[in-house]
RNA sequence: GACGACAAAGGCAAACCACAAGUAAUUGUGGGGCGCAAAACCACAGAGCCUAAAAAGGUUGGCUGGGUUACCGAAA
Numbered sequence: 001g002a003c004g005a006c007a008a009a010g011g012c013a014a015a016c017c018a019c020a021a022g023u024a025a026u027u028g029u030g031g032g033g034c035g036c037a038a039a040a041c042c043a044c045a046g047a048g049c050c051u052a053a054a055a056a057g058g059u060u061g062g063c064u065g066g067g068u069u070a071c072c073g074a075a076a
Base pairs, nucleotide, nucleotide: 003073004072011036012035016031017030018029019028020027021026034062040068041067042066044065045064046063047060048059049058050057051056
């Protein structure tokens, strides 16, 4: 560098519920815990979703690629 144990330590937190913000998608906080070795960060490409069609704007990233960084260390 790569890889990922029925390892150790620690971490994150789906659905759902409460309160708050937003027209909405959705978000924040608390509870919760399905899962996660990048389920950390970015939002570049694709994709989904919302706004009355379009234009345009917004939103998600726990959908697929991409970029940046990182804990631990068995086997191959």
A computed fold for a 76-nucleotide RNA from a Candidatus Caenarcanales bacterium, annotated as c-di-GMP-I-GGC riboswitch aptamer. It was read from a public genome assembly, where an Rfam model found it. Model confidence (mean pLDDT): 82 of 100. Of the family's consensus pairs, 95% are formed in the model.